[in-house]
The RNA shown here (transfer RNA) has 73 nucleotides and comes from Mirabilis himalaica. Its Rfam family is "tRNA". By type it is a transfer RNA. Its family is annotated with triplet codon-amino acid adaptor activity in the Gene Ontology.
RNA sequence: AGCGGGGUAGAGUAAUUGGUCAACUCGUCAGGCUCAUGAUCUGAAGAUCCGGGUUCGAAUCCCAGCUCCGCCA
Repeated sequence: AGCGGGGUAGAGUAAUUGGUCAACUCGUCAGGCUCAUGAUCUGAAGAUCCGGGUUCGAAUCCCAGCUCCGCCA
């Protein structure tokens, strides 16, 4: 070089074959509870790898690029 799969909050995963606020667990922060910590409860911040295209509408489809894993040699 070639083939296959992946990239989504700080971490790990969803998103039902394009459609209402992109969801869940852990974590972070704030508050409640407690003498205090932990546990628990409530709330908040935080993400679609980059650039184009199609579409009324793209995490999802198409093109090109970057990058990770595996296979082959």
The coordinates come from a structure-prediction model, not an experiment, and the mean pLDDT is 80. A source record names the gene trnM-CAT.